[in-house]
Context: one part of a larger RNA
Molecule: small-subunit ribosomal RNA, 5' domain
Organism: uncultured bacterium
RNA sequence: GAUGAACGCUGGCGGCGUGCCUAAUACAUGCAAGUCGAGCGGGUUUAUACGGCGCAAGCCCUUCGGGGCCGGACGCGUAUAGAUUUAGCGGCGGACGGGUGAGUAAUACGUGGGUAACCUGCCUAUUGCACGGGGAUAACAUCUGGAAACAGAUGCUAAUACCCGAUAAGCUCACGGCACCGCAUGGUGAUGUGAGAAAAGGUUAAGUCCGGCAAGAGAGGGGCCCGCGUCCGAUUAGUUAGUUGGUGAGGUAACGGCUCACCAAGACAGCGAUCGGUAGCCGACCUGAGAGGGUGAUCGGCCACAUUGGGACUGAGACACGGCCCAAACUCCUACGGGAGGCAGCAGUAGGGAAUAUUGCACAAUGGACGGAAGUCUGAUGCAGCAACGCCGCGUGCGGGAAGAAGGCCUUCGGGUUGUAAACCGCUAUCGAUGGGGACGAAGAGAUAAUAUCAAUGACGGUACCCAAGUAAGAAGCCCCGGCUAACUACGUGCCAGCAGCCGCGGUAAUACGUAGGGGGCAAGCGUUAUCC
Numbered sequence: 001g002a003u004g005a006a007c008g009c010u011g012g013c014g015g016c017g018u019g020c021c022u023a024a025u026a027c028a029u030g031c032a033a034g035u036c037g038a039g040c041g042g043g044u045u046u047a048u049a050c051g052g053c054g055c056a057a058g059c060c061c062u063u064c065g066g067g068g069c070c071g072g073a074c075g076c077g078u079a080u081a082g083a084u085u086u087a088g089c090g091g092c093g094g095a096c097g098g099g100u101g102a103g104u105a106a107u108a109c110g111u112g113g114g115u116a117a118c119c120u121g122c123c124u125a126u127u128g129c130a131c132g133g134g135g136a137u138a139a140c141a142u143c144u145g146g147a148a149a150c151a152g153a154u155g156c157u158a159a160u161a162c163c164c165g166a167u168a169a170g171c172u173c174a175c176g177g178c179a180c181c182g183c184a185u186g187g188u189g190a191u192g193u194g195a196g197a198a199a200a201g202g203u204u205a206a207g208u209c210c211g212g213c214a215a216g217a218g219a220g221g222g223g224c225c226c227g228c229g230u231c232c233g234a235u236u237a238g239u240u241a242g243u244u245g246g247u248g249a250g251g252u253a254a255c256g257g258c259u260c261a262c263c264a265a266g267a268c269a270g271c272g273a274u275c276g277g278u279a280g281c282c283g284a285c286c287u288g289a290g291a292g293g294g295u296g297a298u299c300g301g302c303c304a305c306a307u308u309g310g311g312a313c314u315g316a317g318a319c320a321c322g323g324c325c326c327a328a329a330c331u332c333c334u335a336c337g338g339g340a341g342g343c344a345g346c347a348g349u350a351g352g353g354a355a356u357a358u359u360g361c362a363c364a365a366u367g368g369a370c371g372g373a374a375g376u377c378u379g380a381u382g383c384a385g386c387a388a389c390g391c392c393g394c395g396u397g398c399g400g401g402a403a404g405a406a407g408g409c410c411u412u413c414g415g416g417u418u419g420u421a422a423a424c425c426g427c428u429a430u431c432g433a434u435g436g437g438g439a440c441g442a443a444g445a446g447a448u449a450a451u452a453u454c455a456a457u458g459a460c461g462g463u464a465c466c467c468a469a470g471u472a473a474g475a476a477g478c479c480c481c482g483g484c485u486a487a488c489u490a491c492g493u494g495c496c497a498g499c500a501g502c503c504g505c506g507g508u509a510a511u512a513c514g515u516a517g518g519g520g521g522c523a524a525g526c527g528u529u530a531u532c533c
Stems, first nucleotide, its partner, number of pairs: 001532003005529005012394006018387002020352001025350003029347003034092003039089002042086002046081006053075002055072001058069004099305003109229007118222003123218002126215004131165004140155006171196006178189004201210002231277003238268003243265008280302004284295004307328005330341004358384001360383003366380001367378004397427004407418004431474001434468004441460001446454002477522005482503003488517005498505002
């Protein structure tokens, strides 16, 4: 000098940041990933029309038991239309965003290359295409089992769900020759024959808009490979059998012992293999004149993980935090047969600890998912709350005022000092408190033929800011004073009590202990402790 700090004393305001470093311990509760009805069939609901059935109020009669007439509310069914909502099928998204640092010393990271060994949803621009047909299934209905979670049987139905056929190239495969190029395997282009693989519709007033299929290109993203760099220990010296290489096959988007069969016996290591310990890496941050040393909180990039271990499915992308299956530990429900769960998301709880915050508001902005859009969702994000945890700014007044008041302390008793300090007089009003006004952040989207024009939208927040009135009123502490090191006296104590970073103080005149007066330093902080330079 620095800190994600803690502890002690103290504490006025604001801005901007930061806030479980320990138990990757266990978690109550709520929320954190949905969306699309302009893909689909149902359900719900409303209106209208029709149908038949029942029949209220009303009217009439009555022997008071009731009967009749009109009426068509309401309920039921069918059809049509619109609206709303939605469990299900279907699509896209749940691989992003958010968290944590356990593991990892190299399948990581940083940097520079390679890929003639590769993939790429959405997006952009381009070329071409979209013909015909089929069978199911959920929802639903009925039934059955179960405490539940849920499951089963039968029957019905739709699609941008699924399947078959057609067509199809510059796509794929096989065979053949040509040209050019190169980096070993080879690559690129045009070409011949044969074989093979596509599609989906919805919507609008409107071929209006959104989609579908194939192909090559771009952008952005990713996979794999290579060079160099990346902590400590030799009181770790040998290690290795898919091990090292080859041939063939399988597998992958792709190269490869990645996997397998066979063959050979190699491969690494004193330039430190192997083993053990420690550790996420970097941009950066701290320090330092620099070289260097230390660190890896917040922010940004990459990696790894999601109770522990293993596995695959779906998909453009995962071996998937809030998906699935298995095993294990733990917790919960149970009718004992069986089930449910995973905060290292945001809050919050217990525990651990010297120690680290609210079960807040809003989608107004930015960004993301879905949607044609309106919009919905978004604990990302924007804000607010708590904490002097840090940095920065401001204030606690300013000017005058000597009878140098009183009081305190010291004293050689003369006085000195506190000290212009106070009182007193004048002035001002930052901040706080009070009253009044009151934002920027808002641009889009929307309406419209329209870029003209119109017009809506603010969580923060009645906040920032502005104005007014008005009282010096409401706002100073902490550490130190032997030397290092700025700052001295008195009393108490008497090697006691105590101090102390080092040297060292204290045993009767202690500037070193304790208190007081005075002084020095820093200041809403000041000291101490810990750690790094």